[in-house]
RNA sequence: CAAAAAGAUAACUAGGGUUCCGAUUUCAGUUUAUUUGAAGUGUCUGGUCCAAGAGUUGUCGGCCACAAGCAAUAUGGCUACACGGAGGGAUAAAAGCCCGGGAGAC
Numbered sequence: 001c002a003a004a005a006a007g008a009u010a011a012c013u014a015g016g017g018u019u020c021c022g023a024u025u026u027c028a029g030u031u032u033a034u035u036u037g038a039a040g041u042g043u044c045u046g047g048u049c050c051a052a053g054a055g056u057u058g059u060c061g062g063c064c065a066c067a068a069g070c071a072a073u074a075u076g077g078c079u080a081c082a083c084g085g086a087g088g089g090a091u092a093a094a095a096g097c098c099c100g101g102g103a104g105a106c
Stems, first nucleotide, its partner, number of pairs: 007060006015050002020047002022044001023041007061079005081101001083104001087099003
C1' cells in the first nucleotide's frame, strides 16, 4: 500500500425501548357494584413494535467439478474468517438498528 458475491431476501432469536394494547400508581367523576376519564410509571413478566456484518434457519444468487464443444439442465462440492470504541442519525423511543466488516487494534 492492498482485492473480495464479505451478494440479496424472508422468518426468527439474543438484545431494545414505550407510540398503541394490556399492567400498575395517583387524582377526579359515578356510586357501592363496578366502571369511566385525566396524569404518571418501562425501576412493568407481557401483546403489537424495532432488531444483529462479526446470532440461527430457509430461499434465491455466486463459484467449482462432471458429460467431446457451446447453451440449458441434473447431480455433487464450496460460499471461509471476523477484536472493535467514542460520537452522530432515524422512529414514539431505544438498541447488538443505520453511519459501519467505518475510525482504531491485531
This is a predicted structure of a 106-nucleotide RNA (Guanidine-I riboswitch aptamer) from Methylotenera sp. Its Rfam family is "Guanidine-I riboswitch aptamer". From the family's description: This family represents a conserved RNA structure found upstream of the ykkC and yxkD genes in Bacillus subtilis and related genes in other bacteria. The function of this family is unclear although it has been suggested that it may function to switch on efflux pumps and detoxification systems in response to harmful environmental molecules.